[in-house]
RNA sequence: UUCUCCGAGGAGCGUUGCGAGAUUUCUCAUCCCAGGCUCGGAGGCCGCCGUCGGCCGCAAACCGGUGGCACGGAUCAACGGCGCUCGCCCCGA
Repeated sequence: UUCUCCGAGGAGCGUUGCGAGAUUUCUCAUCCCAGGCUCGGAGGCCGCCGUCGGCCGCAAACCGGUGGCACGGAUCAACGGCGCUCGCCCCGA
């Protein structure tokens, strides 16, 4: 970095339907569909360190297993078709 899963970005109703998904004679079409975006976490991959085993006359190198790769402080998003409702904050009446 990619992929998978999880969390967060206040909540809900209606509606259109692109992508993805499902069905399909794998075309058409039908169904479903407005967190698919961003941030964070975990897993996986790679690397480093410790340790055990293999190999070795011993060791090094190499291979395999296993554990670890932190803590503290401060601050903190931007955005998400159309219509409506609620919540929260500020100002005015």